A computed fold for a 103-nucleotide RNA from a marine eukaryotic metagenome, annotated as SAM riboswitch aptamer (S box leader).
RNA sequence: CUUAUCCAGAAAGGUGGAGGGACUAGGCCCUUUGAAACCUUAGCAACCCCUUGUUGUGGGAAGGUGCUAAUUCCAGACACAUUUUGCGAUGUGCCAAGAUAAG
Numbered sequence: 001c002u003u004a005u006c007c008a009g010a011a012a013g014g015u016g017g018a019g020g021g022a023c024u025a026g027g028c029c030c031u032u033u034g035a036a037a038c039c040u041u042a043g044c045a046a047c048c049c050c051u052u053g054u055u056g057u058g059g060g061a062a063g064g065u066g067c068u069a070a071u072u073c074c075a076g077a078c079a080c081a082u083u084u085u086g087c088g089a090u091g092u093g094c095c096a097a098g099a100u101a102a103g
Base pairs, nucleotide, nucleotide: 001103002102003101004100005099006098011041012040013039014038015037019030020029021028024075026074027073042068043067044066047064048063049060050059051058072097076095078093079092080091081090082089083088
C1' cells in the first nucleotide's frame, strides 16, 4: 500500500507499584479490593491453517498470528430519511482515523 473484518466470544496466578481506556485541554469509566508492562497457565475466535468436499458450504484446533471491562467505551466529515417553528434529536449509508489478519 491492497483486500477483508470490527454491536459476538473468552481470566486466573506471579513479578511490578500508579496509572490506564490509540490520538485529544471533552464525556463516561477502570484502577492501591493493585494501573501500565513482562512472565506462566487457561480460555475465546477461526484470518492463515487442517479436513470433508467441489466452488458453495460443513467440521476441526496441532501449528503461525490475534484477542480475553464497557460497540473501535462514546465522539469526527458528508449524504439521505424521520422528527422539530427552530436549535436540535434519532436512524441508515458512506468517508476519515484506528485495530487485527492475509498478501